[in-house]
Context: one part of a larger RNA
RNA sequence: AGCCAACGGUGGAUGCCUUGGCGCCUGAAGCCGAUGAAGGACGUGGGUGGCUGCGAUAAGCCACGGGGAGCUGCCUACCAAGCUUCGAUCCGUGGAUGUCCGAAUGGGGAAACCCCGCACCCGUCAUGGGGUGUGACUCCGGUCUGAAUGCAUAGGACCGGCAGAGGGAACCGGGGGAACUGAAACAUCUCAGUACCCCGAGGAGAAGAAAGCAACAGCGACUCCCUGAGUAGCGGCGAGCGAAACGGGAUCAGCCUAAACCGGACCAGUGUCAAAGCCUGAUGGCGUUGCUGGUUCGGGGUCGUGGGACCUGGACGAAGGGGCAUCAGACCCUUCACGGAGUUACAAAACUGCUGUUUAGUGGAAGCAUGCUGGAACGAUGCGCCGUAGGGGGUAAGAGCCCCGUACACGAAAGACACGCAGUCUCCGCCCAGUAAUCCCGAGUAGCGCCGGAUCCGGGAAAGCCGGUGUGAAUCUACGAGGACCACCUCGAAAGGCUAAGUACUCUCAGGCGACCGAUAGUGAACUAGUACCGUGAGGGAAAGGUGAAAAGCACCCCGGGAGGGGAGUGAAAUAGUACCUGAAACCGUUGGCUU
Numbered sequence: 001a002g003c004c005a006a007c008g009g010u011g012g013a014u015g016c017c018u019u020g021g022c023g024c025c026u027g028a029a030g031c032c033g034a035u036g037a038a039g040g041a042c043g044u045g046g047g048u049g050g051c052u053g054c055g056a057u058a059a060g061c062c063a064c065g066g067g068g069a070g071c072u073g074c075c076u077a078c079c080a081a082g083c084u085u086c087g088a089u090c091c092g093u094g095g096a097u098g099u100c101c102g103a104a105u106g107g108g109g110a111a112a113c114c115c116c117g118c119a120c121c122c123g124u125c126a127u128g129g130g131g132u133g134u135g136a137c138u139c140c141g142g143u144c145u146g147a148a149u150g151c152a153u154a155g156g157a158c159c160g161g162c163a164g165a166g167g168g169a170a171c172c173g174g175g176g177g178a179a180c181u182g183a184a185a186c187a188u189c190u191c192a193g194u195a196c197c198c199c200g201a202g203g204a205g206a207a208g209a210a211a212g213c214a215a216c217a218g219c220g221a222c223u224c225c226c227u228g229a230g231u232a233g234c235g236g237c238g239a240g241c242g243a244a245a246c247g248g249g250a251u252c253a254g255c256c257u258a259a260a261c262c263g264g265a266c267c268a269g270u271g272u273c274a275a276a277g278c279c280u281g282a283u284g285g286c287g288u289u290g291c292u293g294g295u296u297c298g299g300g301g302u303c304g305u306g307g308g309a310c311c312u313g314g315a316c317g318a319a320g321g322g323g324c325a326u327c328a329g330a331c332c333c334u335u336c337a338c339g340g341a342g343u344u345a346c347a348a349a350a351c352u353g354c355u356g357u358u359u360a361g362u363g364g365a366a367g368c369a370u371g372c373u374g375g376a377a378c379g380a381u382g383c384g385c386c387g388u389a390g391g392g393g394g395u396a397a398g399a400g401c402c403c404c405g406u407a408c409a410c411g412a413a414a415g416a417c418a419c420g421c422a423g424u425c426u427c428c429g430c431c432c433a434g435u436a437a438u439c440c441c442g443a444g445u446a447g448c449g450c451c452g453g454a455u456c457c458g459g460g461a462a463a464g465c466c467g468g469u470g471u472g473a474a475u476c477u478a479c480g481a482g483g484a485c486c487a488c489c490u491c492g493a494a495a496g497g498c499u500a501a502g503u504a505c506u507c508u509c510a511g512g513c514g515a516c517c518g519a520u521a522g523u524g525a526a527c528u529a530g531u532a533c534c535g536u537g538a539g540g541g542a543a544a545g546g547u548g549a550a551a552a553g554c555a556c557c558c559c560g561g562g563a564g565g566g567g568a569g570u571g572a573a574a575u576a577g578u579a580c581c582u583g584a585a586a587c588c589g590u591u592g593g594c595u596u
Base pairs, nucleotide, nucleotide: 001595002594003593004592005591006590007589008588009587015581016546017545020517021516022514023513024512025511026510027509028508029506030505031167032166039101040100041099042055043054044053046079047078049075050074051073061095062094063093064092065091066090070083071082072081106115107114108113116135117134118133119132120131121130122129137164138163139161140160141159142158143157144156145155171202172200173199174198175197176196182189186236212219213218223250224249225248226247233241234240254498255497256496257442261299262298263297264296265295266294267293268292269291270290276289277286278285279329280328281327282326283325284324304476306441307440308439309438311434312433313432314431317336318335319334320333321332322331338429339428340427341426342425350424351423352422353421354420355418356417357416358415359414361410362409363408367383368382369381370380372379384401385400386390392404393403394402447471448470449469450468451467452466453465457483479492480491481490482489533540534539553580556567557566558565559564
């Protein structure tokens, strides 16, 4: 030095475990914000580094409920000082306080800092100083003013506004919009209207009450699912892309305007002593009344078996009032009664009661023994019991009956939510028939030309839809569509608007489940984790779990400066001693044997 055996060291694999993750389901909840959010900075404890909580009233203050014996959060002991059956700590609901930054909003600014005006208060002899409130911008409403320029307008001033601004995981609508890739190369095409960027909305969003589908029969807003169907189609007819109607379901809900016509107000024009007017008729009376155009407000009206206006007829409870006066008629208004409807659209603001759900909780059955094993009984043995409860967890091993629970049954002073009911309250009151003469029925629109886009449709025979540009109609015998186009036939009513439910998603809350992981796995993060650390910055981004049933965490003695160790003791075990379960291998040794 090598090999073998035994025993160690080192190391932290493996096994077991789980406080943490992952996935899915069900239900709930679904916006927050100038009444200052989300997110932070700095503080805050008797002694306090971090976390958590909280905000100069600072691990908290007040009230009301729950609960019932201890308590002063966690790592985390200890000391000190206290609180508590006159009900603390703790849990729930409501309220108060809430520094500074942050949309950040008095001005500034290199976020958490600096500086100021005004009003009131405090303080100083006075100045400086301190406190409370207020002071950004835009928009909207109102009032008052008011240029060039006469009216006017622009502008200005003042008052009011729970108006906007910023944030939000995914979901939604819109505006932009790739490439790798595939086509076995590549250019049309594909990937894909995907990723990504921006804007907007909200608990959903979008869409939505036919200028629709269909086919000679009919349906009747939209959305979503199944099917139709990988069909019809599109396609260097390559790669690939890929509908719709019907049918079956979920859920259901329909409305308001523009115009014609009537009336009021204002402005402009016209008209001038009467002719057009003042509801009709008669008489009297009045008059810048009237007429035309425009703006605005109210009534009216909303449809495709075309509808409406206008006109005529029918129908229409009571009382009061109205028009220049009187009489008669008709009309209009108000109130009441009756009827209907209603807070998500159709007009709109709430309140109360009941009920239910929810935000703390409460009750909740039934097992003992042993000369057994063991450190420990939940094991074994013996004999029982409950069960609408034998889901689960804990307890010194494996417990239906020990503990917490579970099935089941109850419970709210206060807040929230919801449906239903009821009441207060609010709104509305029609409609039917006829004539078809007149009027209206959404214009730089539809259509068409050119150029694009999106639809299954790549320009095609290419309709329909959307956009740019040019041109440019019609008002019901009109207009659009039914996949070029024409006729017939059929369907519909564009060029204004609103609209719940069914649908999508899950930052969040609660519960449940898993042929999901078990510390190099599972989230990056089981632990001080988006921490330490790296980077100017955008950003990148770890490692790190386990004594024991219980600290019973080794009193005392010895060696040593200590570290550490030897005894003794605890414990079932100390080769379980906090460098702690198990403790593999590499690697390093000790002892013995063999070989050289």
This is a predicted structure of a 596-nucleotide part of an RNA (large-subunit ribosomal RNA, domain I) from an Acidimicrobiales bacterium.
The coordinates come from a structure-prediction model, not an experiment, and the mean pLDDT is 83.
Rfam family: Bacterial large subunit ribosomal RNA.
NCBI's taxonomy places the organism under Bacteria, Bacillati, Actinomycetota, Acidimicrobiia, Acidimicrobiales.